c-di-GMP-I riboswitch aptamer from Actinobacteria bacterium ATB1, 110 nucleotides, folded computationally.
Of the family's consensus pairs, 94% are formed in the model.
The source organism's lineage runs through Bacteria, Bacillati and Actinomycetota.
The sequence was found by an Rfam model in a public genome assembly.
It matches the Rfam family "c-di-GMP-I riboswitch aptamer". Its family is annotated with cyclic-di-GMP binding in the Gene Ontology.
The prediction has a mean pLDDT of 76.
RNA sequence: UCCGGACAAAGGCACACCCGCAGCGAUGCGGGGUCGCAAAGCCACGGGACUCGCAGCGGCAUCAUUGGCAUUUCCCUUGUCGAGCAGCAGGAGUCAGCCGGGCUACCUGG
Numbered sequence: 001u002c003c004g005g006a007c008a009a010a011g012g013c014a015c016a017c018c019c020g021c022a023g024c025g026a027u028g029c030g031g032g033g034u035c036g037c038a039a040a041g042c043c044a045c046g047g048g049a050c051u052c053g054c055a056g057c058g059g060c061a062u063c064a065u066u067g068g069c070a071u072u073u074c075c076c077u078u079g080u081c082g083a084g085c086a087g088c089a090g091g092a093g094u095c096a097g098c099c100g101g102g103c104u105a106c107c108u109g110g
Base pairs, nucleotide, nucleotide: 002110003109004108005107012037013036017032018031019030020029021028022027035097041103042102043101045100046099047098048095049094050093051092052091054090056088057087059085060084065083066082067081068080069079070078
């Protein structure tokens, strides 16, 4: 340096779930916990999954109410769009214990 990993030793991490904190949320952090893990250490680069108090597109819904715009000198009236649901594409995020990739590393065998 490369390849491998037991029923070895010393150790390490910690799923679900519970408690607290932060966040709209995905989720994160701390404590408990211990399903599992030889990189379950680190990095969102590619794919993927997930989230959103962001704006867009078309579809469905649209009783009432309210708001924007148009109509009108103004008011009224009328028209139209949004507020709901799911989808698509974008944006902003989350996940490294989904896969790939990159970086680093303990013990042990060759």